[in-house]
Context: one part of a larger RNA
Molecule: small-subunit ribosomal RNA, 3' minor domain
Organism: Sphingobium terrigena
RNA sequence: CACCGCCCGUCACACCAUGGGAUUUGGAUUCACCCGAAGGCACUGCGCUAACUCGCAAGAGAGGCAGGUGACCACGGUGGGUUUAGAGACUGGGGUGAAGUCGUAACAAGGUAGCCGUAGGGGAACCUGCGGCUGGAUCACCUCCUU
Repeated sequence: CACCGCCCGUCACACCAUGGGAUUUGGAUUCACCCGAAGGCACUGCGCUAACUCGCAAGAGAGGCAGGUGACCACGGUGGGUUUAGAGACUGGGGUGAAGUCGUAACAAGGUAGCCGUAGGGGAACCUGCGGCUGGAUCACCUCCUU
């Protein structure tokens, strides 16, 4: 500053964070399946083989090597689940803002007392019905307290 007061909601504008959202980009994790390098392991080992065994020898055996097969398995691939971060047309309300638009709901009996619950209605604050409360003014009466 003190009714030329205070104050409510819609709407418009700007900014901020946020919910929903078809779709989309990554991360983490998990399940199923496919592939299966290197490696040791297991089995095999017709080819090779100085040492050991047998044998006069040829050779045979044991062991070893190459090779083969198998399970394990890194990476990779396909599909699904969970979780997390981001983008996202559109959309919902929220916050803030000098000031703007429409009204004037509340505060005085705020000009229809207000508020609560509920239902319906309405540009918005709100309005109407029903029930409840006094944290209602005014007038009258009663009871109590103080002087």